RNA sequence: AUCAAGGUCGGCGAUGGAUCCCGCCGGAGUCCGACGACUCGAAGCGCCUGCCUGGCUGAUGGUUCCUGCCUUGGG
Numbered sequence: 001a002u003c004a005a006g007g008u009c010g011g012c013g014a015u016g017g018a019u020c021c022c023g024c025c026g027g028a029g030u031c032c033g034a035c036g037a038c039u040c041g042a043a044g045c046g047c048c049u050g051c052c053u054g055g056c057u058g059a060u061g062g063u064u065c066c067u068g069c070c071u072u073g074g075g
Stems, first nucleotide, its partner, number of pairs: 009026005016066003020062002027040005046056003
C1' cells in the first nucleotide's frame, strides 16, 4: 500500500416528526497551513396496465406515539 474481518460514526429504506429494532450503502477528486468547503458516486426515488391511456395501496422498512388528511357515530 492492498485485501478481509470487527468496532465506532454518517447516509438511505415511494408523503411530516420521534423512541426502539431490522436491512442496505459508505468510494473518488479538487481547494486549504489547519478547521473546513466544493464536485462526482453508492444505498434510495411505489405498483398494475390494453401504455399519447386507464387503475390502485400507504404519512412505519417494522413497532408504538404525535401531527396532517379522509370516513362513520355521538355531544

This is a predicted structure of a 75-nucleotide RNA (Fluoride riboswitch aptamer (crcB RNA motif)) from Gryllotalpicola protaetiae. Model confidence (mean pLDDT): 76 of 100. The organism belongs to Gryllotalpicola, within Bacteria. The sequence is in RNAcentral, with records from Rfam.